[in-house]
Context: one part of a larger RNA
RNA sequence: CGUACAGGGCGGAUGCCUAGGCAGUCAGAGGCGAAGAAGGGCGUGCAAAUCUGCGAAAAGCGACGGUGAGCUGAUAGGAAGCGUGAUUAGCCGUUGAUACCCGAAUGGGGAAACCCAGUGCAAGCAGUUGCACUAUCGUUAGAUGAAUAAACUAGUUUAACGAGGCGAACCGGGAGAAGUGAAACAUCUAAGUACCCCGAGGAAAAGAAAUCAACCGAGAUUUCCCGAGUAGCGGCGAGCGAAAGGGAAGCAGCCCAGAGUGUGCAUCGUUAUUGUUAUCAGAGGAAAGGUCUGGAAAGGCCUGCGAAAGAGGGUGAUAGCCCCGUACUCGAAGAUAGCAGUAGUGUGAGCUCGAAGAGUGGGACGGGACACGACAAAUCCUGUUUGAAGAAGGGGGGCCCAUCCUCCAAGGCUAAAUACUCCUGACUGACCGAUAGUUAACCAGUACCGUGAGGGAAAGGCGAAAAGAACCCCGGUUAGGGGAGUGAAAUAGACCCUGAAACCCUGUACGU
Numbered sequence: 001c002g003u004a005c006a007g008g009g010c011g012g013a014u015g016c017c018u019a020g021g022c023a024g025u026c027a028g029a030g031g032c033g034a035a036g037a038a039g040g041g042c043g044u045g046c047a048a049a050u051c052u053g054c055g056a057a058a059a060g061c062g063a064c065g066g067u068g069a070g071c072u073g074a075u076a077g078g079a080a081g082c083g084u085g086a087u088u089a090g091c092c093g094u095u096g097a098u099a100c101c102c103g104a105a106u107g108g109g110g111a112a113a114c115c116c117a118g119u120g121c122a123a124g125c126a127g128u129u130g131c132a133c134u135a136u137c138g139u140u141a142g143a144u145g146a147a148u149a150a151a152c153u154a155g156u157u158u159a160a161c162g163a164g165g166c167g168a169a170c171c172g173g174g175a176g177a178a179g180u181g182a183a184a185c186a187u188c189u190a191a192g193u194a195c196c197c198c199g200a201g202g203a204a205a206a207g208a209a210a211u212c213a214a215c216c217g218a219g220a221u222u223u224c225c226c227g228a229g230u231a232g233c234g235g236c237g238a239g240c241g242a243a244a245g246g247g248a249a250g251c252a253g254c255c256c257a258g259a260g261u262g263u264g265c266a267u268c269g270u271u272a273u274u275g276u277u278a279u280c281a282g283a284g285g286a287a288a289g290g291u292c293u294g295g296a297a298a299g300g301c302c303u304g305c306g307a308a309a310g311a312g313g314g315u316g317a318u319a320g321c322c323c324c325g326u327a328c329u330c331g332a333a334g335a336u337a338g339c340a341g342u343a344g345u346g347u348g349a350g351c352u353c354g355a356a357g358a359g360u361g362g363g364a365c366g367g368g369a370c371a372c373g374a375c376a377a378a379u380c381c382u383g384u385u386u387g388a389a390g391a392a393g394g395g396g397g398g399c400c401c402a403u404c405c406u407c408c409a410a411g412g413c414u415a416a417a418u419a420c421u422c423c424u425g426a427c428u429g430a431c432c433g434a435u436a437g438u439u440a441a442c443c444a445g446u447a448c449c450g451u452g453a454g455g456g457a458a459a460g461g462c463g464a465a466a467a468g469a470a471c472c473c474c475g476g477u478u479a480g481g482g483g484a485g486u487g488a489a490a491u492a493g494a495c496c497c498u499g500a501a502a503c504c505c506u507g508u509a510c511g512u
Base pairs, nucleotide, nucleotide: 001511002510003509004508005507006506007505008504009503015497016461017460020432021431022429023428024427025426026425027424028423029421030420031166032165039102040101041100042055043054044053046078049075050074051073061096062095063094064093065092066091067090070082071081072080107116108115109114117134118133119132120131121130122129123128136163137162138161139160140159141158142157143156144155170201171199172198173197174196181188185235211218212217222249223248224247225246226245232240233239253413254412255411256357258353259352260351261350268346269345270344271343272342273341274340275339276338277337278336279335280334282330283329284328288303289302290301291300292299304321305320312324313323314322362386363385364384365383366382367381368380369379372398393408394407395406396405397404448455449454468496471483472482473481474480
């Protein structure tokens, strides 16, 4: 030095586990905000730090209800206290109070968490202090009021009411790419997608035929299945791609453009109240013992019991009957929501006769939307320009004409079926199990990086219980180790379950 075996070190794979995720189902909720939000800064404890809670009334204060023998949130002990036989400890729920500073931030300013005011009221001898108000825009009402005679003018100003900002997706509108595909590329495609902007709601949008159909008829809208990758469109390339009709879900119809008559009754909004249901704390809730093994019984054996409860979790191994629960039953002083009734208030029902939407429909030119790329191109929208008829009328039926059929534009409202999930609860999984699953199981959008926009980790497991190793020895009053002790186990000793491989070492044997 090599080989073999054995024992270690290093290392953290694997197995097992789950505190966290992922995907859903069924319900709830679908908003919060000038009564100051979302999100922060700084404080706040007996106590230095961080997390959580809270706000100078600061891990909290009041009222009401429930629970209650223990309690003073976590790391986390300690100190000092509070409470205990039915209650003013504590905890839970409902509802109030307080709620510093920044932030729409709104008195002015500003390099967020800071600086500086004005007016009124109150207190004080006074310096001063306390409280309240003072942003902008819109609407309504009042006051005042020019140029310029008047003015309900402009302007100024006061009051009341409203708005503003944030929020995951879904929805409507405005504006709108390119990569890419066409095996190049220009029409085309990607795509009305992404991105940006505006607006709304719990849904939004659409919606009661100037619709389809086809000589038969249907009867608002929306969504799904089929029709159908069909008819078509298309450098007829790549590709794009209907509708009628059928079947389902769900169904709901109305008002104004006006006069008369007439009733406060239909409907809707709002307020109050009554009832009821649900939610927001909770309460009751069956039934097992022995023995053996073992550190430990829930395991084995023996003999029982309950089940409207054999969902699930925990307990020193695998428990219906040990614990929490579960089935089932019961429960609210108060608050919120839904439904129903009643009452108040606002709106106005019914009937008759009328009326029945004009710079509109249509045309021309240019665009856009329709599955449909200007095409034989109807239909819809409209930038420019024109411009009817008036129910004996008008629109449509895919150039156009006639016949026929069908409907009545140029005003408006409308639930459900549909879409989504930042959020809450319950439950589920041929979903993951720490290089997986969220980036994040752990004090993670943290540490760290970047001027910044932004980028963005690693990191889980002693044991049933800390019983976390008193005491002794070596050592630097170390680190680390050896005894002793705990424990079932310490090669479970905190670098802590298991502990693979690479890699390193020791011992023994053999070879050289």